Description
The RNA shown here (SAM riboswitch aptamer (S box leader)) has 106 nucleotides and comes from an uncultured Flavobacteriaceae bacterium. The model forms 94% of the base pairs in the Rfam consensus. The sequence was found by an Rfam model in a public genome assembly.

RNA sequence: UUGUUAUCAAGAAAGGCGGAGGGAAUAGACCCUAUGAAGCCUUAGCAACCCUUUAGCCAUAAAGAAGGUGCUACGUUCUAUCACGAGUAUUCGAGACAGAUAACCA
Repeated sequence: UUGUUAUCAAGAAAGGCGGAGGGAAUAGACCCUAUGAAGCCUUAGCAACCCUUUAGCCAUAAAGAAGGUGCUACGUUCUAUCACGAGUAUUCGAGACAGAUAACCA
């Protein structure tokens, strides 16, 4: 990096450096931001996966936070992108694709 599988309506902060952007892509919208964005460092926290403990019908469930990743505004911020159903329309529902994270194979 490609692929496979699973999950994504919950949860969770401060300080220092930095100095204008950020919220995946494209197009709209909306929001955050000099009362300091992105990014980096430190500590803390959350608990998604691996992991630890217990139970088990060995599918899994509950608890945990020593370790490995991850994460800590807004439903993956909302809509559209491909197609389906309902609906006069706005819209609603459930998918696909895409994105993010983890584990595993190569």